Description: The RNA shown here (transfer RNA) has 74 nucleotides and comes from a Thermoplasmata archaeon. The sequence is in RNAcentral, with records from ENA.
[in-house]
RNA sequence: GGGCUCGUAGCUUAGCUCGGUAGAGCGUUCGGCUCUUAACCGAAUGGUCGGGGGUUCAAAUCCCCUCGAGCCCG
Numbered sequence: 001g002g003g004c005u006c007g008u009a010g011c012u013u014a015g016c017u018c019g020g021u022a023g024a025g026c027g028u029u030c031g032g033c034u035c036u037u038a039a040c041c042g043a044a045u046g047g048u049c050g051g052g053g054g055u056u057c058a059a060a061u062c063c064c065c066u067c068g069a070g071c072c073c074g
Stems, first nucleotide, its partner, number of pairs: 001073007010026004020057001027045006050066005
């Protein structure tokens, strides 16, 4: 220098194929239960979808540029 994969909530991630209200588990907070703790139950708390631009009525999703991580080739 060239190619490929990945980046979504505090953490682990689904959703991308085929555009249509961003979900789950864990965590955290409060409450219930319990003599107490744990476990269990209920509620609450959660996101510039790495960043910018474009296409579109509408973009996490499609296109372009770019940043970071990993792998391969030279």

The coordinates come from a structure-prediction model, not an experiment, and the mean pLDDT is 81. Its Rfam family is "tRNA". By type it is a transfer RNA.